[in-house]
About this RNA
This is a predicted structure of a 72-nucleotide RNA (transfer RNA) from an Elusimicrobiota bacterium. The source organism's lineage runs through Bacteria, Pseudomonadati and Elusimicrobiota. The coordinates come from a structure-prediction model, not an experiment, and the mean pLDDT is 82. Its Rfam family is "tRNA". Gene Ontology term of the family: triplet codon-amino acid adaptor activity. Rfam describes the family as follows. Transfer RNA (tRNA) molecules are approximately 80 nucleotides in length. The same sequence occurs in records of 3 taxa.
RNA sequence: CGGGGUGUGGCCCAGUGGUAGGGCACUCGCUUGGGGUGCGAGUGGUCGCAGGUUCAAUUCCUGUCACCCCGA
Numbered sequence: 001c002g003g004g005g006u007g008u009g010g011c012c013c014a015g016u017g018g019u020a021g022g023g024c025a026c027u028c029g030c031u032u033g034g035g036g037u038g039c040g041a042g043u044g045g046u047c048g049c050a051g052g053u054u055c056a057a058u059u060c061c062u063g064u065c066a067c068c069c070c071g072a
Stems, first nucleotide, its partner, number of pairs: 001071007010024004018055001026042005048064005
């Protein structure tokens, strides 16, 4: 320098155009003598960033940043 992949709550992931979800963690309650386990409820994400297309974008297009892989 060229090509490809990944980027989504604190962590790990799903979601391929129509209000962004799951597990763990966290908070509260029940349960216990207390803790743990179990059960119930809840908090938390402008989807790496900036543009474009669209009535509507996490999703499609362009650029860019970080990391990983391949090649030179």